[in-house]
Context: one part of a larger RNA
Molecule: large-subunit ribosomal RNA, domain IV
Organism: Bacteroidota bacterium
RNA sequence: UCAUGGCUAAGGAACUAGGCAAAUUAGACCUGUAACUUCGGGAAAAAGGUCCCCUUCAGUAAUGGAGGGCGCAGAGAAAUGAUCCAGGCGACUGUUUAUCAAAAACACAGGGCUAUGCAAAAUCGAAAGAUGAAAUAUAUGGCCUGACACCUGCCCGGUGCUGGAAGGUUAAGAGGAGAUGUCAUCGCAAGAGAAGCAUUGAAUCGAAGCCCCAGUAAACGGCGGCCGUAACUAUAACGGUCCUAAGGUAGCGAAAUUCCUUGUCGGGUAAGUUCCGACCUGCACGAAUGGUGUAACGAUCUGGAUACUGUCUCAGCCAUGAGCUCA
Numbered sequence: 001u002c003a004u005g006g007c008u009a010a011g012g013a014a015c016u017a018g019g020c021a022a023a024u025u026a027g028a029c030c031u032g033u034a035a036c037u038u039c040g041g042g043a044a045a046a047a048g049g050u051c052c053c054c055u056u057c058a059g060u061a062a063u064g065g066a067g068g069g070c071g072c073a074g075a076g077a078a079a080u081g082a083u084c085c086a087g088g089c090g091a092c093u094g095u096u097u098a099u100c101a102a103a104a105a106c107a108c109a110g111g112g113c114u115a116u117g118c119a120a121a122a123u124c125g126a127a128a129g130a131u132g133a134a135a136u137a138u139a140u141g142g143c144c145u146g147a148c149a150c151c152u153g154c155c156c157g158g159u160g161c162u163g164g165a166a167g168g169u170u171a172a173g174a175g176g177a178g179a180u181g182u183c184a185u186c187g188c189a190a191g192a193g194a195a196g197c198a199u200u201g202a203a204u205c206g207a208a209g210c211c212c213c214a215g216u217a218a219a220c221g222g223c224g225g226c227c228g229u230a231a232c233u234a235u236a237a238c239g240g241u242c243c244u245a246a247g248g249u250a251g252c253g254a255a256a257u258u259c260c261u262u263g264u265c266g267g268g269u270a271a272g273u274u275c276c277g278a279c280c281u282g283c284a285c286g287a288a289u290g291g292u293g294u295a296a297c298g299a300u301c302u303g304g305a306u307a308c309u310g311u312c313u314c315a316g317c318c319a320u321g322a323g324c325u326c327a
Stems, first nucleotide, its partner, number of pairs: 001322008010313002014311001019308001027051005036041001038147001052069007070074001082306007089298002094106002110145007122131003148293004153223003158220002160216005167211003173205002178200005185192002224242005251285001252282001263279005
């Protein structure tokens, strides 16, 4: 000097990104226990008291009453909850990056949409066959949301899906007008050219799809601008106009979302870029890509308080091991 332990005057978070670490608390019995609440909880809430030994009484005993005694200390060692207030997120128990992430991520009960009538849909396989299921729509598969409470607005123009069939387009195929080659024959020649055999091939017919017509948003998604106006000012319930498929409803809002921004006001502090409550000017919240609340729960995140302490003011001492010297 390092590591691991133990103790420390006065102060007590002044340390620090942050009470990280340490300390505090701790058992059993008795008393007592708030807001809130889904009436189950919250709750070991919080906050207090008792505990050893001797004598005696009651009792079968456990145990309890009364009187007395000792110590700094009676759960005499060890083991053995610190607590409270407020907020965000996720309802909860659970699951996860074996080896830097345990969470607000995943799952979840509950909710919804959708496919599927059984030789089911879906999936694996070249097939046979198998899973689904020795099941049968109160079932099985896919997708989204995520307890509970109150709710879930408008848009079908685009994309998707479902349905429709009048018309347009249209493949293979059917069809075979016409054309070409060859050649009998005709012709003095140029040439024409039947049948057959070949090579091509127009019209016409021709399914689904697409165009088209509807429906559908707890399907993918989307949910405006400018100008004027009230008897102070300011603001605009109101009016005008342009565009759109429709112009964001309820609720929430500087938010896990707010750039400007340490917004402004209030609270807490002597002093607060964090925190809590409001405001609304929402750069760029918003309703199952769910919205807003919410008791309980959380090795979650954020702010505050009490107790407590070597975290610190500011260091000191002790023990054990290493370091060091020798071998």